């Protein structure tokens, strides 16, 4: 230098045009004589900038960071 992949909650992942979800973590509560375990409720997120579209986490482009391969 070229090509491909990844980027979503504090962490690990999912969802592939129409309300963003799960597990763990965290907060509150229930249960218990008190803990652990269990159960319920809650908080918390689509890398950045443009484009397409009635509507974009999703499609397209550029950029940024990381990973892999080739030279």
């Nucleotide at each position: 230098g070229c090509a491909g992949g990844a980027u979503u909650a504090g962490c690990u992942c999912g969802a592939a045009g129409g309300u963003c979800g799960a597990g763990c973590c965290c907060g509150c509560g229930a249960u218990c004589g008190a803990u652990a375990a269990u159960c319920g409720c809650g908080a918390g997120g689509c890398g950045u900038u443009g484009g397409u579209u009635c509507g974009a986490u999703u499609c397209c482009a550029a950029c940024a960071u990381c990973c892999u391969g080739c030279a």
The prediction has a mean pLDDT of 83. The RNA shown here (transfer RNA) has 71 nucleotides and comes from a Terriglobales bacterium. The source organism's lineage runs through Bacteria, Pseudomonadati, Acidobacteriota, Terriglobia and Terriglobales. It matches the Rfam family "tRNA". It is annotated as a transfer RNA. The RNAcentral record of the sequence draws on ENA.